The prediction has a mean pLDDT of 80.
The RNA shown here (transfer RNA) has 72 nucleotides and comes from an uncultured Elusimicrobia bacterium.

């Protein structure tokens, strides 16, 4: 330098045109002698950045940034 994949909450991670599941973690409660475990419940301005297409973009297109890999 070229090519490919990836970037979603504090962490992991699903979804891939019609406003985003789940788990862990965190807060509250039940239980307990106190805890742990378990159960119930609650919360967050989570879609890397900019532009384009569209009535509508996390999703499609372009560029950039970052990570990983392959080639030279």
């Nucleotide at each position: 330098g070229g090519c490919g994949c990836c970037g979603u909450a504090g962490c992991c991670a699903a979804g891939u045109g019609g406003u985003a599941a789940g788990g862990c973690a965190a807060g509250g409660g039940a239980c307990u002698g106190c805890a742990a475990a378990u159960c119930c419940u609650u919360u967050a301005u989570a879609c890397g950045c900019g532009g384009g297409u569209u009535c509508a973009a996390u999703u499609c297109c372009c560029g950039c940034c970052g990570g990983c890999g392959c080639c030279u």